[in-house]
RNA sequence: AUUGAACGCUGGCGGCGUGCUUAACACAUGCAAGUCGAACGCGAAAGUGGCUUCGGCCACGAGUAGAGUGGCGCACGGGUGAGUAACGCGUGGAUAAUCUGCCUCUGCAAUCGGAAUAACGACUGGAAACGGUCGCUAAUACCGGAUACGCUUAAGUUUUACCUCUUAAGGAAAGGUGACCUCUAUUUAUAAGUUAUCGUGCAGAGAUGAGUCCGCGUCCCAUUAGCUUGUUGGCGGGGUAACGGCCCACCAAGGCGACGAUGGGUAGCCGAUUUAAGAGGAUGAUCGGCCACAUUGGAACUGAAACACGGUCCAAACUCCUACGGGAGGCAGCAGUGGGGAAUAUUGCGCAAUGGGCGAAAGCCUGACGCAGCGACGCCGCGUGAGGGAUGAAGGUCUUCGGAUCGUAAACCUCUGUCAGAAGGGAAAAAUGUACAGUGCCCCAAUCAACACUGUAUUGAUGGUACCUUCAGAGGAAGCACCGGCUAACUCCGUGCCAGCAGCCGCGGUAAUACGGAGGGUGCAAGCGUUAAUCGGAAUUACUGGGCGUAAAGCGCGCGUAGGUUGUUUUGUAAGUCAGAGGUGUAAUCCCACGGCUUAACCGUGGAACUGCCUUUGAUACUGCAUAACUUGGAUCCGGGAGAGGACAGCGGAAUUCCAGGUGUAGGAGUGAAAUCCGUAGAUAUCUGGAAGAACAUCAGUGGCGAAGGCGCUUCUCUGGACUGUAACUGACGCUGAGGCUCGAAAGCGUGGGGAGCAAACAGGAUUAGAUACCCUGGUAGUCCACGCCGUAAACGAUGAAUACUAGGUGUAGGGGUUGUCAUGACCUCUGUGCCGCCGCUAACGCAUUAAGUAUUCCGCCUGGGGAGUACGGUCGCAAGAUUAAAACUCAAAGGAAUUGACGGGGGCCCGCACAAGCAGCGGAGCAUGUGGUUUAAUUCGAAGCAACGCGAAGAACCUUACCUAGACUUGACAUCUCCUGCAUUACUCUUAAUCGAGGAAGUCCCUUCGGGGACAGGAUGACAGGUGGUGCAUGGUUGUCGUCAGCUCGUGUCGUGAGAUGUUGGGUUAAGUCCCGCAACGAGCGCAACCCUUAUUGUUAGUUGCCAUCAUUAAGUUGGGCACUCUAGCGAGACUGCCCGGGUUAACCGGGAGGAAGGUGGGGAUGACGUCAAAUCAUCAUGCCCCUUAUGUCUAGGGCUACACACGUGCUACAAUGGUCGGUACAAUAAGACGCAAGCCCGCGAGGGGGAGCAAAACUGGAAAACCGAUCUCAGUUCGGAUUGUAGGCUGAAACUCGCCUACAUGAAGCUGGAGUUGCUAGUAAUCGCGAAUCAGCAUGUCGCGGUGAAUACGUUCCCGGGCCUUGUACACACCGCCCGUCACACCAUGAGAGUUGGCAAUACCCAAAGUCGGUGAGGUAACCGUAAGGAGCCAGCCGCCUAAGGUGGGAUAGAUGAUUGGGGUG
Repeated sequence: AUUGAACGCUGGCGGCGUGCUUAACACAUGCAAGUCGAACGCGAAAGUGGCUUCGGCCACGAGUAGAGUGGCGCACGGGUGAGUAACGCGUGGAUAAUCUGCCUCUGCAAUCGGAAUAACGACUGGAAACGGUCGCUAAUACCGGAUACGCUUAAGUUUUACCUCUUAAGGAAAGGUGACCUCUAUUUAUAAGUUAUCGUGCAGAGAUGAGUCCGCGUCCCAUUAGCUUGUUGGCGGGGUAACGGCCCACCAAGGCGACGAUGGGUAGCCGAUUUAAGAGGAUGAUCGGCCACAUUGGAACUGAAACACGGUCCAAACUCCUACGGGAGGCAGCAGUGGGGAAUAUUGCGCAAUGGGCGAAAGCCUGACGCAGCGACGCCGCGUGAGGGAUGAAGGUCUUCGGAUCGUAAACCUCUGUCAGAAGGGAAAAAUGUACAGUGCCCCAAUCAACACUGUAUUGAUGGUACCUUCAGAGGAAGCACCGGCUAACUCCGUGCCAGCAGCCGCGGUAAUACGGAGGGUGCAAGCGUUAAUCGGAAUUACUGGGCGUAAAGCGCGCGUAGGUUGUUUUGUAAGUCAGAGGUGUAAUCCCACGGCUUAACCGUGGAACUGCCUUUGAUACUGCAUAACUUGGAUCCGGGAGAGGACAGCGGAAUUCCAGGUGUAGGAGUGAAAUCCGUAGAUAUCUGGAAGAACAUCAGUGGCGAAGGCGCUUCUCUGGACUGUAACUGACGCUGAGGCUCGAAAGCGUGGGGAGCAAACAGGAUUAGAUACCCUGGUAGUCCACGCCGUAAACGAUGAAUACUAGGUGUAGGGGUUGUCAUGACCUCUGUGCCGCCGCUAACGCAUUAAGUAUUCCGCCUGGGGAGUACGGUCGCAAGAUUAAAACUCAAAGGAAUUGACGGGGGCCCGCACAAGCAGCGGAGCAUGUGGUUUAAUUCGAAGCAACGCGAAGAACCUUACCUAGACUUGACAUCUCCUGCAUUACUCUUAAUCGAGGAAGUCCCUUCGGGGACAGGAUGACAGGUGGUGCAUGGUUGUCGUCAGCUCGUGUCGUGAGAUGUUGGGUUAAGUCCCGCAACGAGCGCAACCCUUAUUGUUAGUUGCCAUCAUUAAGUUGGGCACUCUAGCGAGACUGCCCGGGUUAACCGGGAGGAAGGUGGGGAUGACGUCAAAUCAUCAUGCCCCUUAUGUCUAGGGCUACACACGUGCUACAAUGGUCGGUACAAUAAGACGCAAGCCCGCGAGGGGGAGCAAAACUGGAAAACCGAUCUCAGUUCGGAUUGUAGGCUGAAACUCGCCUACAUGAAGCUGGAGUUGCUAGUAAUCGCGAAUCAGCAUGUCGCGGUGAAUACGUUCCCGGGCCUUGUACACACCGCCCGUCACACCAUGAGAGUUGGCAAUACCCAAAGUCGGUGAGGUAACCGUAAGGAGCCAGCCGCCUAAGGUGGGAUAGAUGAUUGGGGUG
C1' cells in the first nucleotide's frame, strides 16, 4: 500500500459497487422451459337465453378450457470449482482429415400411392406409480413407387492426390394460411385455379457454431531413475462427421527418459487483481473467455449438436410414500431451512426496458435480467453550524500557591438553512412495438399482403422516486486509537517485579511521561483500532542486482564423457540478431483526452497501449553453419643439462637390543625428589665374536621433484614429467568439465610373514584431596613386508582450473645469451621458489606479475545460530563407518576484523620496610577495652577484608540516652500568627516513687504623645509544632580508600570508513609525564615540583616576666647595674648542581671533591589530579518523598547500654639479674590554670584533710623518670609477677548496690619468652623512660602532644604483596570474585526407533457380473414392400458371446494415526 475479510468500541445522510473464501454437507416449501389451432384428430363445464310433456332438449358460452398426435426448443441462458499437471488452459498455426439445426444467397423440385396409431370408447389389473385387452380415427407423424444434380458408390480415363470426362448402380419431398376471380373448372361463389406468404426436398455457396491435430509456454519433490506390451511402427480391415492402435488380425521390436521419463504431492486455466521505480513476487472473488462437473459410479438413446443440472436405463448410499406386493426423489438455478464456521443477505416486485425460446402475429414463458430490501463490507460525496464575544465566569486538572491550562471554548449577541422532518409540484428512462388513419414503392390481371415514411392512440416494476418550491427552527446528528524510542503528542494520582503492558528494544522491586484512572495533548474521522493475509522496504536467492583467504561458502588431487566455451583471414548462407510491412493480440481493466449524472466515486465515446506470437521483404557488422587458407595457442622431431619423481632387485656402515665368552665388583637404572625395576645365581662398565629387525646422522638450504597425498644411505635395471636451445613438421587439434574413472597421509580391517627399537590397551611405582592423566619401570596390538579393503584429515596457501594485461627492488634453484681484466665478475633472458613494496582491491587484517588487482571462459559451493553433518530412506563397505541429506522444535542472536580497557600461575623495564638483612613485638598468661555470638523487658543505634573491631564515644552511676518497665500530658518541652485576661517572679505546705496535681502567702516590670505599646505569664481557638521514625540505593555537605601513586585530559593539526590513534610512544634520565634528545605533531590545562608552616646556622631590631661575662650584693640573678651571651619573636641572609674533576650525545643528568651550620626535593608537616568502590554517614547538620499525630511526640522515676558457656581484634603488666627492693645524687620540653592551679606550715603510714601566700601567667603552681653512685637479693614460681579476694579507709557527687577512682594491711592466681601464622620500623628512627593536655563533678592501660637515653641492618631485586610504563594473548567488559563445559536429579515440549495395532489412497491378479452398445443366433412374434396364394424380404422379443460399473478374495506398494518401552535433542 492492499483485502469477498472477521472481531472490539462507536454510528447522521446519500450515490455507486459488493456479500458462504468453511460442508462438491443434507435439504421442507414455492418458483427457475416452454410454445405453436396459420401441422392434426378430439373436445368439456359453470353461466345466460329459449322451448318443455318438467324427464329434459336446443342455442350461446366454444371449436373456448383441456389433454393427446406432430413440429421447434429443452445441448442456450443460470450454478459450482469436486476432479484435472492435461493439447486442460494461453498464444500462434493446420484441417488438401471434418460436421454445422435455425439464418442469408443461388439453382432445381415439390409427382403417384399405402398401412397404422395416440387421443377417444368399452372391458379390466393395481393402494399408488402405472398399465393390459378389444374397437374407431387424423396429420407437415410413418412407409412404398417414380424422377433428379455440380449428390453418393463402383469401374474406366487421367499428370494417378484432387479435378475433368464416360459408363453403370443408388438415392427426395408436406403441406398450411390469407386474398382474389385475369386464366382454367364448375359457374351466384368457390377451388383442384391465380396470387401472396409461411413451411418441405435435393444440390451448391456463405455466415455462425462445433470437432480434431500441431509448435511454444504452463507449480513442487531426484530421500521418485528408470518407464512401457496396444506398448512403438508397418500391412489389411472395422469404426467415426473426420485423422489416428480409436478397435481387431498378422508382422517387426521398438518407443520415452538427466533438456527430468515414470511416480508422489498440490492446483481449474486465462484476460486480469494487488504490490513494486522496474524486473519480479503473490493471487485467480465480483465482470469477460475457455474447460470440467450436476448425490456417487457406469451406460447408451434421441438429436444438427448431449453420452444431456430441472431426460432415460442400471448399480450404490441416503431420504420419503406404501395396502409390504411395490413405488418416488436429487437446490454446485432464485429465494429459503438445518448443519459447519470468526464470517456472508429477502421464502420481495416486474417482464416496463435489454436479451432468449416458441409463434405469421397478437401473445405466452423467462428467479436470465431490470428493480427494490438487509449489512459502514468497500470506494466516493455531504453534514453535525457561521461571525462576534474576556470578568479570561463557574467547574475540572496542575501548581514554585504567584499562577497556568481546558479557553473564544461556554454563556450572551447577530446570522445561515445543506442533510434529516412536513406540505405541494414533478421528470428522463417509451421505441425501430402494436392498433387505426394516411402517403410512397415493389409485385400482381387487379386488389391484398410485404417494405419505407408520417400522424393519432396506447404501454413504467422501480415510484409519486430523482429533481424543484415552500415551512419551522441551531433545533435531530462524534467517535476511536495513541502520547518511553522507532512515531506526531505530558503531567498528577493509584499500584509496588504485584496487578499488568509489549510490534522490536523493553517497562513495573515506593517519586513509573511505558501498568490502571484522570486532566491535557496528538492523529484519523462516520468511522477508529486489533487480528489474519499478500507485496514492499529485503541487493535477505542478487536476470536487472550478491558472494566463497579469516564472516556461511573452492570438491583432497587428477584424467576425461556429455555439455558450455574457443586464435587470424577469405567466400557463401541467413538460424540467432537488426529494420520495414501485413495478420493477430475479444470486450472490459490500466493510461491519455473529451463528455454525462450539481461534484466525486461511477458511466459513455475516441485514442494510445497490450512490451507477445505468426507471415513476409530486406540488411549481414557480430554469433552460428558451411567453405578455403594461415601460424602466434596446442602437439611432435632433434641437441642439452638438473632433480629425496615412481617401480623392482641388490649392497653398506654407525647405532640399538639380544646371545656366547673374557676382564671385573657392588651397585645400576630412573627422577623435581623417589619408588616400582635390574644386580653377588655377578648386573652396570669394558673387550671379542655372532644374530636380528628397523631407520638412514653430517651434506641439508623459506633448496629440489611430484597433480595432490607425498618423496632423503648407496648401486644396477625399467619408467613418467618439467625446463632450456634450435625453428624442422602438423595446422586450432585448445580451455573447462555435471555424471564416470584413477590416485589418495595416518589410524583401522582381512590373509600370510616379520618383530630390534618405539608403543595405544594393560600392569606396577610415584604425584595428588582424588589422578582411570602429565613423570618413571615394564609391555601387547600396531608400526615393517606381500596381497586385498577402507576413502577420510586443520587432505591448508583455510585461496578451483585456464588465458591475457598491470611500477619496482632484493635473495635463491636450473638453463641459455652478450660482454669483460677472459680467475672471481657485469648485463640481458626463460622457467621455478621466497621476502619487501607502489597502483588497485579489501569490513578490516592484509593481498599485491606466484593477486585477494583489471578482464574473459568453465566447474564446484553458500544463504541467521542451534537442532545436525544428525534421523529416516537410498548407495558403498567384512566391519568400523563413509556418502547423499531433512524436519519438528527453539533462540535473537551466532559470527568476522579491528579499538579501548581489564585480566594472565605471558614477556621486558622500574618503584615501595614489598622481600631480603636486622631490631622490637603480636599469636600462649592475667587484666583493660572494642566486636561477634548468646542471653535479656531492654541489653538503643551505626561501622564489616585491606579501608569495621581503645571506631562514632575528647571520657554511659542520675543526666547523657536514642532502649525497656511503670506513671502522666495533648496547640504540646520548643517557633510564628489571632483573641481575652493578667506585671513578672518567688519562698512555703499537702500528696506522689517522681513529674503531674491541690492549697495558701509574699509581691506589683519597662516605655509613653496617656490613647496605648513591649517583654513575660495564664486561658481559648485553629493553622501548626514535634519525631535519634524509614530510605546514604532519592540527595547536599563532609569523610575513607587506591595514593603523595605519577598520572588524567583538552584545543588545533594529521592518520583511520569508524570505534579510535597520534601528542602521552621511542633513546637516555629522574623521587616525579622531572628534564634532555628524537619524532606529524604543535601547544595548553589539572596533577609533580616550587610558593606556606616548623626545625637546623647566622645577622639585625627589641631587652621584661628572660639572661648574668664584667662591677657590687644575697641563703638564692636575691638586689643594683648591664643587654655582651642564652633565650624570646619580628625582619633578613643562606643552598642555586653556584664552583672543580670525571662520565654522558658538546644534552638532561650521574659519580666524586672543595667550601659550608646545612649538598643535591637538608629533616618534618600542611597540601590528595581525572576518577574507582550505588564505599561511610538521613544518629553532627541540612534536605526530597513516605510514615506517626491523646503518639513513633513530650515529661518523670527505676532499670538497661557494665549481662557471660564462648570466639576474635587492639592494648597494658609480666614471666626477671642489661633485673627487683632500699638509700643517695643529677638533667627536660610541650602545655594547662579563676566554678581554676594552689606553695610554705600543721595532722594522717597513706589516699587525703585543715589552712591559704601567690598567680588571669616567659612573673605563681607541680621532686621528671630511665640514667648515675652505693647496699641487698643469687636463679627459685623467687624479695620475680601482680590477678583475685577480705578488712579498714579516702575523694568526687542529691546518690558510688546494680556501676567510679584512690589508699593501707592481708591474700599472692596464671605466667619461666609463647604453634601455625603475622605486625611495625632505615636515624635522633626502632627500642626504652617519664611529663603534659583535651574530654571531665569524679573516672584512661585509650587518644593527642612533649622531651630524656638511644641502636642494629640494607649483599641485592630471584621470590611474596601492592603500584607505574611498554608489549603480547583473550571466547572477559558487572571486566578472572570474569566467562564457561559435560554428566547426574526434577518438570515440560517436539521428535527418531519399537513387539505391533488401526483406518485410508492408488494400482495389480483372480472370481462374479447389472444396464447397455456391438456381434452371433433367432424353431417364437410380425401392418406397410414383393407375391393371386403358399410364402419371402425385412424387423423384433428371447438366448449366447466380447467388453464392463459396483461387489468379493489375495499378495504387495505407499502415506498417516496410535503403541509398553527406549534413544538422543530443546527449554527451565